The RNA shown here (transfer RNA) has 78 nucleotides and comes from Hyphomicrobiaceae bacterium TMED74. It matches the Rfam family "tRNA". By type it is a transfer RNA. The sequence is in RNAcentral, with records from ENA.
[in-house]
RNA sequence: CUGUGUGUAGGGAAGUCUGGUCAUCCCACUUCACUUGGAAUGAAGAGAUCGCAGGUUCAAAUCCUGCCACGCAGACCA
Numbered sequence: 001c002u003g004u005g006u007g008u009a010g011g012g013a014a015g016u017c018u019g020g021u022c023a024u025c026c027c028a029c030u031u032c033a034c035u036u037g038g039a040a041u042g043a044a045g046a047g048a049u050c051g052c053a054g055g056u057u058c059a060a061a062u063c064c065u066g067c068c069a070c071g072c073a074g075a076c077c078a
C1' cells in the first nucleotide's frame, strides 16, 4: 500500500442480508421483599441517539461515501 473482518449500556452477545413505531437478551449495578445479618431467591428500576463525520430517505444500528481504532491475509522495500 491492497483486500477482508470487527466496532451496539460497566462486561458479553443478538438485531444489519430484507430500513419502520418504545434497539432485545445474559451478567453486573440500584431499590424493595425475604433473613438476626449475609448469600441465594422473588419483584421493580436505571443505564447505549449503535466507533466518528457527512449523504440518501417520510423514516437509518441497518443503505451510500470518507475517516479512526483493532484483528487477519497478501503485496512492496531492506
Stems, first nucleotide, its partner, number of pairs: 001074007010027004020058001029045005051067005